[in-house]
RNA sequence: GCCCCCAUAGCUCAGUUGGUAGAGCAGCUCCCUUUUAAGGAGAGGGUCGUAGGUCCGAUUCCUACUGGGGGCA
Numbered sequence: 001g002c003c004c005c006c007a008u009a010g011c012u013c014a015g016u017u018g019g020u021a022g023a024g025c026a027g028c029u030c031c032c033u034u035u036u037a038a039g040g041a042g043a044g045g046g047u048c049g050u051a052g053g054u055c056c057g058a059u060u061c062c063u064a065c066u067g068g069g070g071g072c073a
Base pairs, nucleotide, nucleotide: 001072002071003070004069005068006067007066010025011024012023013022019056028042029041030040031039049065050064051063052062053061
């Protein structure tokens, strides 16, 4: 220098033929228990890396950039 992949909740990750986002774990509240652990229930938590474009509508499609990983030279 060129090519490919990834970026979504505090963490690990789903979510593609575009229709307004979910799980597990963690944390919080409650129940249970003499107490802790374990178990059960509930609520909360997100400008979907950034900036543009297309579209009635973008996490999803297109472009550029940023960060991370890999390959070739």